[in-house]
RNA sequence: CAGAGGUAGGGGAGAGGCCUGGUUAAGAUCGGGCACCGAAGGGGCAAACCUGCGAGUAGGCGAAUCUCCAGGUGAAACUCUCAGGUAAAAGGACCCUACAACUG
Repeated sequence: CAGAGGUAGGGGAGAGGCCUGGUUAAGAUCGGGCACCGAAGGGGCAAACCUGCGAGUAGGCGAAUCUCCAGGUGAAACUCUCAGGUAAAAGGACCCUACAACUG
């Protein structure tokens, strides 16, 4: 100097305080229902690259080349909404600061 994490503090959006039954002093929670969100986590894919006793092109034959087909690798804040979430609290991708370590 660079990389990938940890701990602490700070910032941090979106969408129903929905209906209903049980439980509770209430909240939380469990079951059923309709409507929503995307930024815990998780899934999906583009270009590109690779592969092929594949098909065609090309070539005297073959190889290269080019096109197609099939498969693989392949990103996100995109997308899906499984999970999670839809008053507050908690959580929250990501960002900032500090600290002590690790790898090159």